[in-house]
RNA sequence: AAUCGAUAAGGGCAAAUCCAGCGAAAGCUGGAGACGCAAAGCCACGGGUCUACCGCUCAACUCUAUGCGUGAAAUGCAGUUGAGUCAUGACGGCCGGGCUACCGAA
Numbered sequence: 001a002a003u004c005g006a007u008a009a010g011g012g013c014a015a016a017u018c019c020a021g022c023g024a025a026a027g028c029u030g031g032a033g034a035c036g037c038a039a040a041g042c043c044a045c046g047g048g049u050c051u052a053c054c055g056c057u058c059a060a061c062u063c064u065a066u067g068c069g070u071g072a073a074a075u076g077c078a079g080u081u082g083a084g085u086c087a088u089g090a091c092g093g094c095c096g097g098g099c100u101a102c103c104g105a106a
Stems, first nucleotide, its partner, number of pairs: 004104002012037002017032006035093001041099003045096003048091003055085008
């Protein structure tokens, strides 16, 4: 120095859950709290996973308006609801990759 990682030393991080805030959501931030972690430090580059506001497509329903009409009915470039689709949104505590780093038994 590289690999490696101990019931070592000194420290570090913080899952679930709860509270508060942000967000359409996934999720994030702060506090409490510890299941775990030797890179659970940093980077969304590859894969994967999650979400779907907006957009697009479809379906159902409605009629302010427009045309016609005695009326009823009909229509969408309108509204409501539902379904599908989409990352440009997320997750590094899912895996790979890149960068950096404390300690030193075997």